[in-house]
RNA sequence: GAAGGCAUAGCUCAGCUGGUUAGAGUACCUGCUUGACAUGCAGGGGGUCGGUGGUUCAAGUCCACUUGUCUUCA
Repeated sequence: GAAGGCAUAGCUCAGCUGGUUAGAGUACCUGCUUGACAUGCAGGGGGUCGGUGGUUCAAGUCCACUUGUCUUCA
């Protein structure tokens, strides 16, 4: 220098052919349970989906550029 993958909750990830509410596990907080802790049970908070722009009635999803990271080639 060239090509490609990935980026969504604190962490690990899902999200189908664009479709009406953005989810799971874990972690965190509260309560119950215990002499206490752990486990278990119930409830709760937490996200502008890396950034900018575009297409569309509608974008996490499609397009362009860009940032970070990984792989391959030279």